[in-house]
Context: one part of a larger RNA
């Protein structure tokens, strides 16, 4: 010097505390242990593994297991030889893979040619291949501590030297933020701030919007003419800077309370992650170094498995009802998706859906209905709560739904009466609650990312629990 202390002082943080609503108990959905298996591929393991990678396991995927079957190979590059490649058509044998047979079309590209090219098949070697080990050989990407306020450097003083200083200290702050001091003077990576959003205004700009104004129209609709005034939409600006007032404070940086203002002290969010720590994670994204396999630890197919099931956790969804559940009306988002796709409408069907059928490459048509909301009715019960489980019929998607999808209709109608010790999450348009819409994707969402709509309680205060940051102090540790 650090680290560490059931040391001290000083600050912070949903860390306590004050509220809220959960999880812990039920029933499922999903990971993950373990058990089972001929496999139940693999990886992640306190925070920081466990609805993680997987933003889609019936086949594929797919790496694991049984069969069966290929060995210059499913894919590159070179060498000889030879053929146009290639599509197409029926049959055999088989789970396919593949392995015989057969019909027909057809002769690439430059060059006048020779011959280069490209493209296929044979044959022989080089080799290809390996989701095989090793993340404790690595790169690279990431996670954590933590959007915490730190980590360093030149010079120059100080010490014999490790090192100190500067960074301490007296205020401030969210901040190593600024003031102010001071054997320091500076400076660079971090804070901030430039960047994106959302909240105001103003402008340009008008096949969305509007009856604002004018005219026709139906009275059902901006439907028509018309016109950008509005709303909206996307582009540009402008707006906030402790600017101004007063008070406080060392006349300093701040604080504090107050005008104007859409907005006030960073206005709200969001992207950004310093020097490091954890040999943190990853060789199954991708690269690589060694090592290891080569008629196989490659490669190809059918079928199984990953979806087992005494039981144990983690994360979620539905609930346990009356602030409700059932019926019935009926109004108001926003984000965003559509051509092998969304589909209006209108038919059948109780519905899943299916027949026909139109618009749309979309601010134009469409996916579309929001939902809680408001009316009635049910009266406190295992019910008209609650939906698991089961039987039965169907419906779609896909070569195929047995093992193993989703849906929709009768029927059935389980646990459960608010949860032990213990535990998470949130501080404002947040919680909690409602309901939309994507990605993946044929299909398949209680997950994941997003959208809006209703819209709260509480916060004395920092004594204690966790975590951080600064200053000291003790150490037999470095």
């Nucleotide at each position: 010097u650090g680290a560490c202390g059931g040391g001290g002082g000083c600050c912070c943080g949903c860390a306590c505390a004050a509220g809220c609503g959960g999880u812990g108990g039920a029933g499922c959905a999903u990971g993950u242990g373990g058990u089972u298996u001929a496999a139940u591929u693999c990886g992640a393991c306190g925070c920081a593994a466990c609805g993680c990678g997987a933003a889609g396991a019936a086949c594929c995927u797919u790496a694991c297991c049984a069969g069966c079957c290929c060995u210059u190979g499913a894919c590159a590059u070179g060498g000889u030889c030879g053929g146009a490649c290639g599509g197409u058509u029926u049959c055999c044998a088989g789970a396919g893979a593949u392995g015989g047979a057969u019909u027909c079309c057809u002769c690439c590209u430059a060059g006048c040619a020779a011959u280069a090219g490209g493209u296929c098949g044979a044959c022989a070697c080089a080799c290809a291949g390996g989701u095989g080990c090793u993340g404790c050989a690595u790169g690279g990407c990431u996670g954590u501590c933590g959007u915490c306020a730190g980590c360093u450097c030149g010079u120059g003083u100080c010490g014999u030297g490790a090192g100190a200083u500067g960074u301490u200290g007296g205020g401030u702050u969210a901040a190593g933020u600024c003031c102010c001091g001071c054997a320091a003077c500076g400076a660079g990576c971090g804070c901030a701030a430039c960047c994106c959003u959302c909240g105001c205004c103003a402008u340009u700009a008008g096949u969305u919007g509007c009856c604002a104004u004018c005219a026709g129209g139906u009275u059902a609709a901006g439907c028509u003419g018309g016109g950008c005034a509005c709303u909206c939409u996307a582009g540009u600006g402008g707006g906030a800077c402790u600017g101004c007032c007063g008070g406080u404070g060392a006349u300093a940086a701040g604080c504090c309370g107050g005008a104007g203002g859409a907005a006030g002290g960073u206005g709200g969010g969001g992207a950004u992650g310093a020097c490091g720590u954890c040999a943190a994670g990853u060789c199954c994204u991708c690269a690589u170094g060694g090592c290891c396999c080569u008629u196989a630890c490659g490669g190809g197919c059918u079928g199984g498995g990953c979806u087992a099931c005494a039981c144990a956790c983690g994360u979620g969804c539905u609930a346990c009802a009356a602030u409700g559940g059932c019926g019935g009306u009926g109004a108001c988002a926003a984000u965003g998706g559509g051509c092998a796709g969304c589909u209006a409408c209108u038919c059948a069907g109780c519905a899943a859906u299916g027949g026909g059928a139109u618009g749309c490459u979309a601010a134009u048509c469409u996916c579309a209905a929001a939902a809680a909301g408001c009316c009635g009715u049910c009266u406190c019960a295992g019910u008209u709560c609650g939906g698991a489980u089961u039987g039965g019929a169907c419906u779609c998607u896909g070569c195929a739904a047995c093992u193993c999808g989703a849906g929709u209709c009768c029927a059935u109608g389980a646990a459960g009466u608010c949860g032990g010790a213990a535990u998470c999450g949130c501080u404002a348009g947040u919680a909690a609650u409602c309901g939309c819409g994507c990605a993946u994707c044929a299909g398949c969402a209680u997950g994941g990312c997003g959208c809006g709509g209703u819209g709260a309680a509480u916060a004395c205060g920092u004594u204690c629990c966790c975590c951080g940051g600064c200053c000291u102090u003790g150490u037999a540790c470095u």